Context: one part of a larger RNA
RNA sequence: AGCAUAUGGUGGAUGCCUUGGCAAUAGUAGCCUAUGAAGGACGUGGUUGGCUGCGAUAAGCUUCGGGGAGGCGUCAAACAGCCUUUGAUCCGGAGAUUUCCGAAUGGGGAAACCUAUCAGUAGUAAUUCACUGAUAUCCAUAUCUGAAUAAAUAGGAUAUGGAGGGGAACCGGGUGAAGUGAAACAUCUCAGUAACCCGAGGAAGAGAAAUCAAGUAAGAGAUUCCCUUAGUAGUGGCGAGCGAACAGGGAAGAGCCUAAACUUGUCUAAUGUUAUAAUUUACAGAUGUUGUUAGGCAAGGGUCAUAGGAGUUGUCAGAUGUUGCUGUAGAAACAUCAAGGAGUUACAAAAUUGGGGUAUAGCUGAAUUGAAUUGGAAAGUUUUCAGCCAUAGAAGGUAAAAGCCCUGUAGGCGAAAUACCUCAAUCUCCUGGCAACCACCUGAGUACAACGGGACACGAGAAACCCUGUUGGAAGUAACGAGGGCCACCUCGUAAGGCUAAAUACUAACUAUUGACCGAUAGUGAACUAGUACCGUGAGGGAAAGGUGAAAAGUACCCCGGGAGGGGAGUGAAAUAGAACAUGAAACCAUAUGCUU
Numbered sequence: 001a002g003c004a005u006a007u008g009g010u011g012g013a014u015g016c017c018u019u020g021g022c023a024a025u026a027g028u029a030g031c032c033u034a035u036g037a038a039g040g041a042c043g044u045g046g047u048u049g050g051c052u053g054c055g056a057u058a059a060g061c062u063u064c065g066g067g068g069a070g071g072c073g074u075c076a077a078a079c080a081g082c083c084u085u086u087g088a089u090c091c092g093g094a095g096a097u098u099u100c101c102g103a104a105u106g107g108g109g110a111a112a113c114c115u116a117u118c119a120g121u122a123g124u125a126a127u128u129c130a131c132u133g134a135u136a137u138c139c140a141u142a143u144c145u146g147a148a149u150a151a152a153u154a155g156g157a158u159a160u161g162g163a164g165g166g167g168a169a170c171c172g173g174g175u176g177a178a179g180u181g182a183a184a185c186a187u188c189u190c191a192g193u194a195a196c197c198c199g200a201g202g203a204a205g206a207g208a209a210a211u212c213a214a215g216u217a218a219g220a221g222a223u224u225c226c227c228u229u230a231g232u233a234g235u236g237g238c239g240a241g242c243g244a245a246c247a248g249g250g251a252a253g254a255g256c257c258u259a260a261a262c263u264u265g266u267c268u269a270a271u272g273u274u275a276u277a278a279u280u281u282a283c284a285g286a287u288g289u290u291g292u293u294a295g296g297c298a299a300g301g302g303u304c305a306u307a308g309g310a311g312u313u314g315u316c317a318g319a320u321g322u323u324g325c326u327g328u329a330g331a332a333a334c335a336u337c338a339a340g341g342a343g344u345u346a347c348a349a350a351a352u353u354g355g356g357g358u359a360u361a362g363c364u365g366a367a368u369u370g371a372a373u374u375g376g377a378a379a380g381u382u383u384u385c386a387g388c389c390a391u392a393g394a395a396g397g398u399a400a401a402a403g404c405c406c407u408g409u410a411g412g413c414g415a416a417a418u419a420c421c422u423c424a425a426u427c428u429c430c431u432g433g434c435a436a437c438c439a440c441c442u443g444a445g446u447a448c449a450a451c452g453g454g455a456c457a458c459g460a461g462a463a464a465c466c467c468u469g470u471u472g473g474a475a476g477u478a479a480c481g482a483g484g485g486c487c488a489c490c491u492c493g494u495a496a497g498g499c500u501a502a503a504u505a506c507u508a509a510c511u512a513u514u515g516a517c518c519g520a521u522a523g524u525g526a527a528c529u530a531g532u533a534c535c536g537u538g539a540g541g542g543a544a545a546g547g548u549g550a551a552a553a554g555u556a557c558c559c560c561g562g563g564a565g566g567g568g569a570g571u572g573a574a575a576u577a578g579a580a581c582a583u584g585a586a587a588c589c590a591u592a593u594g595c596u597u
Stems, first nucleotide, its partner, number of pairs: 001596009016547002020518002022515007029507002031166002039101003042055003046079002049075003061095006070083003106115003116135006137163009170201001171199005181188001185237001211220002224251004234242002255499003258443001262300010278287002281329005305477001307442003311437006318337006339431005351426010362413003368386001370385002372381002387404002389393001395407003448472007458484001479494005534541002554581001557568004
């Protein structure tokens, strides 16, 4: 020096464990914000560094419920001092407080800072001090003002209301790629995807037919979603690929409001008078800017395709009352009641009360503290012995493995307060029918055409239907659109205004449950002070790090040592479990012994 064996050291693999993750199922809930959000800064405890909570009323205040013996959050023990059966701590409902920054909004600003004006309050000899409130911008409406410039307008001021910012995914719209595929590549594809922007909600969007269908004439009846039709019909450098619809079966179901014609009122403008046109009709009186035309606004009316509505006439239909410039008569309108109908998500809209249910705290809840035995400890004892409960033998904990020890579980019960759902009452709203005539109305720079694009499964194609940039430009009910070029017939519908629940999508959040999901190099980046430490000017990047023991019982006392550390002693089942702490592999290091050189 090498090899072997043994004993140690170092190191932290492995198996075991789980406080944390991952994925899903069912349900709930689904917007927050100028009454200042989301997110932060700084404070706040007797002693207080982090986290948590809270906000100068600051680990909290008030009140209403629950609960019932200890408590003053946690890492994290201690000292001091307190609270509590006159019910604390704790849990839930509703309030109060809620610094500064932040949309941030009096002005400014290098976020958490600086600094004003006006009004008020308190104190002072007095104040420029202190405190409270208001004061941003834009839009809408109203009022008051008001230039150049006479009227006017622009502009200004004030008041009231709204907006602004945030949100995981889902939704509507706008802008809109490329890698890729086509085995190259240009039409095409990827894909109207990603990305960016705008906007909304608990869902959004769509939606009550100018819809489908049918082929000799049958039918359907808003939208949305699922299955199917069907990888079909089609489309396609007919390549790669793309790819429907109708019918059928289900989920859910709900329908409505306007514009216009006509009437009334009011305002403006024009026109007009010798009262001769007016004031519901007739007659008599009375009035005199009343009448007519056009336009604006408000109320009534009205909403359809078997056309419907308006208007005129006729006819039928409950009661009572009132009304017009005056009186009489007629007719009409209106109001109340009755009858009928409807209603708070659209169709008009507000509230109260009561019943039921659900959510937000909780309560109750059976049966061995059995014997023996092993063990440190019993919940073990695989034929030790003897019992019991079960609408409960889910699960977790307890010194090893417990239906009967604890928390629970099955089952049963429960809310002062708030919220939601539902039912009912109060309440609120609505209500003529028929027939004939007439030809007043039924959404115009629209439909449509040409050209250029887009979108439809459909790439210009025979290319309809839909959207629209440019240029033209109808009919108007004896009308118009569609049925995949176009024409005729036929059938179906009525565009150019609007609203609309449910079935559907998603899951940041909450509750319960589950897993041939992970088990600390795994599973979230994060089981620990984690988006922390650290890196970067910045956008941004981004870790490592779990386990004493059943219980600290965490080694009193003695010895060596300056200490660190150790040797005894003691605790413990175990200390080679001693905090650098469970198991403790390998590389690597050392000691002892043997062999070889």